[in-house]
């Protein structure tokens, strides 16, 4: 000493900078879903908006007089039951009654009177102030009640309420006459004293004012009660305490400067007046001051404070309860009365309002408790008691008391407790999902066993109370027993009973942030707090099963602080991100070198004052615990007072030179102003030579020119500008300055140390300079040129280019104040490795000198170390270490815009927001891609060459167009003779019709079936499926039997699907490409993304291979291994082969046989080539060039072999495959039809167009291969197709099969032909159930286009191209197409400028769905908030007036009543400025999946681009003029680095 977390989102990714948003805690809260109990708090934030009805301040009879009732009592009077006398009237006694007086008592109480009503309760309109909060002052003050001390209370007097009579009034109430008493009122004595005058003195900084002392004047009272009196209560003068308040006043808390100036009673004085008291507080006079950039004045907001909330602090909100101050009571004003008000529940007056009423006239103020409307999102009961604290009056008892304690309403907070506890697996059932096996829910439920909080029922029962007071008693007192008093409340507690019995819900699950499947749904409906889900497989929408998180709550929405060092005291920045004024003088302000004293303002140190009181910490206590309550203690100032320290900062005083300035002595220089002077060069006029052009551009054209230009010569005008020097050289603050001589003049350096002593640094506000444009006036005008004109170019061309050409640009005197005004880099001072150039100037050595050479001081550039920096890149000239000061900045558009002020003639310049909207916008650096950027290489890519495509007929495929159908797919290269290696039926997915529904075909359960199943010959209808009918045959496998299996029927269960999704997928495939690339491990640089290695010199067909090198190695790819082809060797020797040799045979050519394997040949197996070998070159390397051998030479030819990965590339109709859809149909069977149309476009191919040909006629040479439902020989027929025939032959044996162009002989002679063959028309063959739509083929006729082909395109580099046929596969048939084979066999490649691809490097980038990218502005349409706007309302408010209640003062008065007068509310006029509201129109702005015209910007963006300014223009933009580089490319100088 208890104290600090950060995630998401800008990127293709990365690092900064940068907002936005989440997680926390908090609330006087609402809402929304849900709710069991109970303590303690809390509860109109809005309309200080209006109130019905009740209650919130009275009390005292011990201050009076009354007056009412009542109890005794006295008294007299009247009535009387009854009783007694009487004939009767009536007469006597008398209980009891009734009402007056009169006394005492006891209760009330209208009035007088006293005290209290100024607290106590409420609110927060007002107030930006001495209202607060905190420390002072009061030598400028008052303070009832209360304490204490001193001294008093004598002796008069007169009225007035109530009362009683009259009267008015509707009522409130009022007048008059008359009567009465106080502690009410007056007066006179008498003052311990106080007040005033005057004097003297005294304290103190300071005295007319306070103290003492004298003299003189003036100034008081009241009794009540109980008594036999005390006593008590009160009264009067004075001190002095105590409380409570007045007044000054130092400080210190809001926001605006788009409020810069205010102010006339202002500011100060004299004199008076008023207060309790100072004071311009007022009044009169002087005076002319005061206040202000430390923010007056004016506007906006708001009570302040302790304290709440937050947060590590520091801060930031914030002022609800509680607690102290203030203020204010329906609005505005006033004073009374008082010890205190200018007074919530008084009072006068105005005013609005609401009400009563006879219309005359009254009443009224809930911002006190409740409570009512209303206003709102929204806050309670017309409860109960004074039993407790406090309060007011009483002597007191006690009476008042909505203060207050209680209690009710609201989960609105906080805090406590419940809803159960153990055990319980065949892990039940449901329910969800699933791979169908299962798995969750889940010890979770049933069930067993046990508890009873809490709500419920039933006993019992509090503290909160102790006093006042009353009785008692003594020691007579601040005493002690006793006695009395509860609203809460039968409440808290406690006991007892019965039973798991009556008690969980709410938000979320896609990441931030814990926690996933499933169906629905399909960019719809919905979600959302940022990022973002949803477009048919959504952990994000909606439901459901599941988890998570809290929990009587839980969500959500306002606000608050906090994350967010995002305003940076603590703790932030300004080169490119937002940010350094365009430069610079300089007043205030801040900041200031050395040394010595003084002071002690700041600084610290120590103590006293106060810092209220809860809160808050910390340690205890009390409610069962806690919230919550009490007790201690502690924390807490920019306060304030005294002492006291002297480092440091101030302040004074002396002094120093090193900061700074002056001086003296020098040279540099495009430093500024005037003035004059000069030569080249452009244009003009003048002449002279000359002749047909010039001129311009990509290319033309306007334009100029035979009336003689261009050109070229002399001569002469004018304006403007200064080649070469001339240079990252020099000057100046900047902006800037450049022929050369002169006058004036600023500055800076470098030497010298003689002066002054801090005279310094920095600078708001002010001042003055400030490119270019632009403006005003007035010159002047060569050239150049916005604007305009024309010519070109383009779709178009307000432009790029061209010809012309006004302002302008130049000067003179003024303005304007901006520029990428930049080194994007404020000034100034110090410190901290170097190296190198270069400008100015000194000093030291040598040296005869020129001159090296070392070495300081001032500028000026490169390079680069530490350190710094997001990175780039800065680096003694700092963007490094520091210190001073000033400017600035706080997301991105709106916008440097709009309103205002200030400046400007004008353009416009300055200072400078807000609604609204966005989730980014930016910086650097990376890695791809791109570029009409560079640089090197390669490819039948050009080039050089052969032959063609495109015309032409036809074949074929495709689109389109038709159709009932023209099934489907495939579309740039990488779709179109492609899938299809063959559509007449089939096939076939299409389309019309006709049928079948567990079906054509598959599995499985259950039943059923035995003359059944399955064969099989028939009739009937019909196109056929099929449907119907007749006959005959008829037991397949296991098993001894029974039965099982097959089979077939039925039903269910499922089956089928060329239906959709290639954008759910899987394999396959194309393509970029046989292109030379992709990577990856360790290491190592870089914060990272990432880089290296893979680059760099050479060199290959290759990232092939050398050297090199912070890299070292691997892997995939390249090349080799593999086929096949060219040579030889050797084995093999039939079906191949025939040289030797025998045998036959012969048309004398050969043939045939046996022997044979020499050759050819076949099939194995090797051999061989590898720069090995010489020369040469080159780095001695690799490798290249020659050259020898050699069939073959530098991968000999070919072929197969396709890296990482790209195209959401094709394919759900090859095949499989999730999802979805279909189920008497989109499935299946069947007939006919189409897939074969046919104006037309295109690719692909054939055949020609002709004599290098064609037609006849003879005649010579291959190879791959195929072959049994096959291939067919010969020999015969046919003119042929072909038929007939069947030798042979599963093949090195037979067949197919003839090769063919060539070669030899003739014919054709240049023409639409003896080319060409297309279409047609007869008649034939084959194939096949079937040739019509719609197959191939023979003959005979028939003879169309076409005479080599526009633009524009294609392939090929040697056994290649052209050219010639043969041969498969498919396949009944059907080949100009594909797939393979051989014959014959050319020309050309100087070369890489160029068009196409593609590879490495390198650069720019605003692109990353990657340039088919990106993106800017008008206009059209819709929304949205803002300006501006004739006017128009409204507010407050200034000025000049008016008029003027109620009241204080003042003056006259008969001293009453009245009159008059100043000041003054609310009010009227008139006018002026502001605020704000609103409104036709009007103006830019902002947003908004697909609108419109252009394409300004990002690559050299195709005319670098941008900034100021002008002018022009549908737009974006375009031109001139200065400026930046934030400009690609090439060259060159300069300078650096390195060898």
């Nucleotide at each position: 000493a208890u104290g600090g977390a950060g995630g998401g989102u800008u990127u293709g990714a990365u690092c900064c900078u940068g907002g936005c948003u989440c997680a926390g805690a908090g609330u006087g809260a609402a809402c929304g879903u849900u709710g069991g109990c109970g303590g303690c708090g809390u509860g109109c934030u809005u309309a200080a908006c209006a109130c019905a009805u009740g209650c919130a301040a009275g009390u005292c009879g011990u201050g009076c007089g009354g007056u009412u009732u009542u109890a005794c009592g006295a008294a007299a009077u009247c009535c009387a039951a009854g009783g007694g006398g009487g004939u009767a009237a009536c007469c006597c006694c008398a209980a009891g009654g009734a009402g007056u007086u009169c006394g005492u008592g006891a209760a009330a109480u209208a009035g007088c009177g006293g005290c209290a009503a100024a607290c106590g309760g409420g609110u927060g309109a007002g107030u930006a102030a001495c209202a607060c909060a905190u420390g002072g002052a009061u030598a400028a003050c008052c303070u009832u009640c209360c304490u204490c001390u001193a001294a008093g209370a004598a002796g008069g007097g007169g009225a007035u309420a109530a009362c009683c009579c009259c009267g008015g009034g509707a009522a409130a109430c009022c007048g008059g006459a008359g009567c009465u008493a106080a502690u009410a009122c007056c007066c006179u004595a008498u003052a311990c004293c106080g007040u005033u005058g005057u004097a003297a003195u005294g304290u103190g900084a300071a005295a007319u004012u306070c103290g003492u002392u004298a003299c003189a004047a003036u100034g008081a009272a009241a009794u009540c009660c109980c008594u036999a009196a005390c006593c008590g209560g009160g009264c009067u003068u004075a001190g002095a305490g105590a409380u409570g308040g007045g007044u000054c006043u130092g400080u210190g808390g809001u926001c605006u400067a788009u409020c810069a100036g205010g102010u006339u009673g202002u500011u100060g004085g004299u004199a008076g007046g008023g207060u309790a008291a100072u004071g311009g507080c007022c009044u009169a006079c002087c005076a002319a001051g005061c206040c202000u950039a430390u923010g007056a004045c004016g506007g906006a907001u708001a009570u302040c404070c302790c304290g709440a909330c937050u947060g590590a602090g520091a801060g930031g909100u914030u002022u609800u309860u509680g607690g102290g101050a203030c203020a204010c009571a329906a609005u505005g004003g006033a004073a009374c009365u008082g010890a205190g008000a200018c007074a919530c529940g008084g009072u006068c007056c105005a005013u609005a309002c609401u009400c009563c009423u006879a219309c005359g006239g009254g009443a009224g103020g809930c911002a006190g408790c409740a409570g009512u409307g209303a206003g709102g999102a929204a806050u309670u009961u017309u409860g109960c008691g004074c039993a407790a604290u406090g309060g007011g009056c009483g002597a007191a008892a006690g009476c008042c008391u909505g203060a207050c304690g209680c209690a009710g309403c609201g989960a609105c907070g906080c805090c406590g407790c419940g809803u159960g506890a153990a055990g319980g697996a065949u892990g039940a059932a449901g329910u969800u999902c699933u791979u169908c096996g299962g798995a969750a829910u889940g010890u979770a439920a049933a069930c067993u066993u046990c508890u009873u909080u809490u709500a419920g029922a039933g006993g019992g029962g509090a503290c909160g109370a102790a006093a006042c007071c009353c009785u008692u008693g003594c020691u007579u007192g601040u005493c002690a027993a006793g006695g009395u008093u509860g609203a809460c409340g039968g409440u808290a507690c406690u006991c007892u009973c019965a039973g798991a019995a009556a008690a969980a819900g709410c938000c979320c699950c896609g990441g931030c942030u814990a926690a996933c499947u499933a169906c629905g749904u399909g960019c719809c409906a919905g979600c959302a707090g940022c990022c973002g889900c949803g477009g048919u497989a959504a952990u994000a929408c909606g439901u459901a099963g599941g988890g998570g998180g809290c929990a009587a709550a839980c969500g959500u929405u306002a606000c608050u602080c906090g994350g967010a060092u995002u305003u940076a005291c603590u703790g932030g920045g300004u080169g490119u991100a937002a940010a350094g004024a365009g430069u610079g003088a300089g007043c205030a302000g801040g900041u200031g070198g050395g040394a010595a004293g003084a002071a002690u303002a700041g600084u610290c140190g120590c103590u006293g004052g106060u810092g209220a009181a809860a809160u808050c910490c910390c340690u205890a206590a009390g409610c069962u615990u806690a919230a919550c309550u009490u007790a201690g203690g502690g924390c807490a100032g920019u306060c304030u007072a005294g002492c006291g320290a002297a480092a440091c900062u101030u302040u004074c005083u002396u002094u120093c030179u090193u900061g700074a300035g002056u001086g003296u002595g020098g040279g540099a220089g495009g430093g500024g102003a005037g003035a004059u002077u000069g030569g080249a060069a452009u244009u003009c006029c003048u002449g002279g030579u000359g002749u047909a052009g010039c001129g311009g551009u990509g290319a033309a054209a306007u334009g100029c020119g035979u009336a003689g230009a261009u050109a070229u010569c002399a001569g002469g005008a004018g304006g403007a500008a200064c080649a070469c020097c001339g240079a990252u050289g020099g000057c100046g603050a900047a902006g800037g300055c450049g022929a050369a001589u002169c006058u004036c003049u600023g500055g800076a350096c470098c030497a010298u140390u003689a002066c002054u002593g801090a005279c310094a640094c920095u600078g708001a506000g002010u001042c003055a300079c400030g490119a270019a444009g632009g403006c005003u006036a007035g010159g002047g005008g060569a050239g150049c040129a916005a604007a305009c004109a024309g010519g070109a170019u383009u779709a178009g061309a307000u432009a790029c280019c061209c010809u012309g050409g006004u302002a302008g640009u130049c000067c003179u005197a003024g303005c304007u104040g901006u520029a990428a005004a930049u080194g994007g880099u404020g000034c100034u001072u110090a410190c901290u490795u170097g190296g190198u150039a270069u400008g100015g100037u000194g000093g030291g050595u040598g040296u005869c000198g020129a001159c090296c050479c070392c070495u300081g001081c001032c500028g000026u550039g490169c390079c680069g170390g530490a350190g710094c920096u997001a990175a780039c890149g800065c680096g003694u000239u700092a963007a490094g270490u520091a210190a001073g000061c000033c400017a600035c900045c706080u997301g991105g558009g709106a916008a440097g815009u709009a309103c205002g002020g200030c400046c400007g003639c004008a353009a416009g310049g300055u200072u400078g927001a807000a609604a609204c909207u966005c989730a980014a916008a930016g910086g650097a650096a990376u890695u791809g891609a791109c570029g009409g950027g560079g640089g090197c290489c390669c490819g039948c890519a050009c080039a050089a060459g052969c032959a063609g495509u495109g015309g032409a007929g036809c074949a074929u495929g495709u689109g389109g167009u038709u159709c009932a159908a023209u099934u489907c797919g495939a579309c740039g290269c990488a779709a179109c003779g492609c899938g299809a290696a063959g559509a007449a039926c089939c096939u076939u997915a299409c389309c019309u019709g006709g049928g079948c529904u567990u079906g054509a075909a598959c599995u499985g359960u259950u039943a059923g079936u035995g003359g059944u199943a399955u064969c099989u010959c028939g009739g009937u209808a019909g196109a056929a499926a099929c449907a119907u009918u007749g006959g005959g045959a008829g037991a397949c496998c296991c098993g001894c039997a029974a039965g099982g299996g097959a089979g077939c029927u039925a039903a269910c269960a499922g089956a089928g699907g060329u239906g959709c999704u290639g954008c759910a997928u899987g394999g396959u495939u194309g393509u970029c490409g046989u292109c030379a690339g992709c990577u990856c491990g360790u290491g190592u640089c870089g914060u990272g993304a990432g880089a290296u290695g893979u680059u760099g010199g050479g060199u290959u067909a290759a990232g092939u291979c050398c050297c090199g090198c912070a890299a070292c190695g691997a892997g995939c790819g390249c090349a080799a291994c593999c086929c096949u082809u060219a040579u030889c060797u050797u084995a093999u020797g039939u079906u191949g082969c025939c040289a030797c040799u025998c045998c036959g045979a012969u048309u004398c050519g050969u043939c045939g046989g046996a022997a044979g394997c020499a050759c050819u040949c076949u099939u194995a197996a090797g051999a061989a080539a590898c720069u090995g070998c010489c020369c040469c070159g080159g780095a001695u390397a690799a490798c290249g060039g020659g050259g020898a051998g050699g069939a073959a030479g530098g991968u000999g030819g070919g072929g197969a072999u396709g890296a990482c990965g790209u195209c959401a590339a094709a394919u759900c109709a090859g095949c499989a495959u999730g999802g979805c859809c279909u189920u008497u149909a989109u499935g299946u069977c069947c007939a006919g039809g189409g897939c074969u149309a046919c104006a037309c476009a295109c690719g692909u191919g054939c055949u020609a167009c002709a004599a290098u040909g064609g037609c006849c006629g003879a005649u010579a040479c291959a190879a791959u291969g195929a072959g049994a439902a096959g291939c067919g020989a010969a020999a015969c027929c046919g003119u042929a197709a072909g038929g007939c025939g069947g030798a042979g032959c599963a093949a090195a044996a037979c067949u197919c099969a003839a090769a063919a162009a060539a070669u030899c002989g003739g014919c054709c002679u240049c023409a639409g032909u003896u080319c060409a063959g297309a279409u047609c028309g007869u008649g034939g063959g084959c194939u096949g159930a079937a040739a019509u739509u719609c197959g191939c083929u023979c003959a005979c006729g028939u003879g169309a286009a076409g005479g080599c082909g526009g633009a524009a395109u294609u392939g090929c580099u040697a056994g290649u191209a052209a050219u010639c046929g043969c041969u498969g596969a498919u396949c009944a048939g059907c080949a100009g197409g594909c797939a393979g084979c051989g014959g014959u066999g050319a020309a050309u490649a100087c070369g890489u400028u160029c068009c196409c691809g593609g590879g490495c490097c390198u650069u720019g980038u605003a692109c990353a769905c990657a340039c088919c990218g990106c993106c800017c502005g008008u206009c059209a349409c819709a929304c949205c908030a803002c300006g501006a706007a004739a006017g128009u309302c409204a507010g407050g408010u200034g000025u000049a007036a008016c008029a003027g209640a109620a009241g204080u003062c003042c003056u006259c008065u008969u001293u009453u009543a009245g009159a008059g007068g100043c000041c003054c509310a609310a009010g009227u006029u008139a006018u002026g400025a502001c605020u704000g509201g609103u409104a036709a129109u009007u103006g830019g702005g902002g947003u908004g999946a697909a609108g419109u015209c252009g394409u300004a910007a990002c690559a050299a963006g195709g005319u670098a681009g941008c900034c100021g300014u002008a002018c022009g223009g549908g737009a974006a933009c375009g031109u001139g003029c200065g400026g930046c580089u934030g400009g690609a490319u090439c060259a060159c100088c300069u300078c650096c680095u390195u060898u």
Small-subunit ribosomal RNA from an Elusimicrobiota bacterium, 1539 nucleotides, folded computationally. The sequence is in RNAcentral, with records from ENA and SILVA.